[in-house]
RNA sequence: GCAAGCCAGACCGCCGCUGGUGCAAUCGCCGAAAGGCCGCACUGGAGGAAGGUCCGGACUGCACAGGGCGGCGUAGCAGCUAACGGCUGCCCACCGUGAGGUGAGGAUCAGAGCAACAGAGACGAGCCGAUUCAGUUCGGGUGAAACGGGCAAUCUCUACGCGCAGCAACACCAAAUAGGCACGCGCUGACCCGGCCCGGCGAGCGUGCGGGUAGGUGGCACCGAGCCGCGCAGCGAUGCGCGGCCCAGAUGAAUGGCGGUCACGCCGUGGCGCUCGCAAGAGCGUCGCGGUGCACAGAAUCCGGCCUAUCGGCUCGCUUCA
Numbered sequence: 001g002c003a004a005g006c007c008a009g010a011c012c013g014c015c016g017c018u019g020g021u022g023c024a025a026u027c028g029c030c031g032a033a034a035g036g037c038c039g040c041a042c043u044g045g046a047g048g049a050a051g052g053u054c055c056g057g058a059c060u061g062c063a064c065a066g067g068g069c070g071g072c073g074u075a076g077c078a079g080c081u082a083a084c085g086g087c088u089g090c091c092c093a094c095c096g097u098g099a100g101g102u103g104a105g106g107a108u109c110a111g112a113g114c115a116a117c118a119g120a121g122a123c124g125a126g127c128c129g130a131u132u133c134a135g136u137u138c139g140g141g142u143g144a145a146a147c148g149g150g151c152a153a154u155c156u157c158u159a160c161g162c163g164c165a166g167c168a169a170c171a172c173c174a175a176a177u178a179g180g181c182a183c184g185c186g187c188u189g190a191c192c193c194g195g196c197c198c199g200g201c202g203a204g205c206g207u208g209c210g211g212g213u214a215g216g217u218g219g220c221a222c223c224g225a226g227c228c229g230c231g232c233a234g235c236g237a238u239g240c241g242c243g244g245c246c247c248a249g250a251u252g253a254a255u256g257g258c259g260g261u262c263a264c265g266c267c268g269u270g271g272c273g274c275u276c277g278c279a280a281g282a283g284c285g286u287c288g289c290g291g292u293g294c295a296c297a298g299a300a301u302c303c304g305g306c307c308u309a310u311c312g313g314c315u316c317g318c319u320u321c322a
Stems, first nucleotide, its partner, number of pairs: 001318002004315004009262007017045007028037003047296001051307002054305005059166004071162005076090005091105001092103004106157002111155002113151002127140004170218004180209006192200002226245008264293013
């Protein structure tokens, strides 16, 4: 130098936040209800990218006989996978001395379009000079390219794939107010004017049902395309088998704070030793003291990728030079 993998301080004490389980309690608190909450003990509690939301899936709702047109995406060959624009192997092209790296790598006899500068002329065939019976033959500076080609990262063609929306999906429970429907009462005066009567007023009132909203619960977080180890098959991506493990789950959003010890890095400073130097001094190592811990960043339905950010450090393999 190249490539692959890994770590992202450790331990102790005190205080705090949050999920789960158990105990205790069905008492109390909030709420109209649905539903939620308070105590104690044990135990779990951010990442390699949790990020960007770029691609693919799971899941959910809607749509969907069949055909045509259109739109979007992908593009060597073979494979892996739930799927992919991802990954693996091989070929080819380019870069590198090399280990290796990069690749939007189908088609230009289907059609259209494009080509800076230079050059007489740049996609239409022609132009210039010489030559010949004859555009018959030969030559032509320039330029990436001069009549035969290039570009598909311009349209296009070919093959293949793709329905739309997304957890603010979706399901359930469910106020107030307004409106709807049904029944009953009401100008022979209902309702209202604090209980009754008189009186006043003058067109609605009551009950039930159903839908939606606020709000709440589930989805949602222990059983998965799950993690770890071993073995087998395969060059490999990966698959299969066996054994073990259970590993964050909030919603104005937990995962923190303080103190101590040790390790390590950086900065400053001092002692000692070594090397270089005539010297001033410089570098390295080691032992102290003081300060500082300081990368990128932070889950939000879940999973597989890609891309981007990242102080410092470790391990294995390989290459080049001395």

A computed fold for a 322-nucleotide RNA from uncultured Rubrivivax sp., annotated as Bacterial RNase P class A. The prediction has a mean pLDDT of 76. It matches the Rfam family "Bacterial RNase P class A". Rfam classes the family as a ribozyme. Its family is annotated with dimeric ribonuclease P complex, tRNA processing and ribonuclease P activity in the Gene Ontology.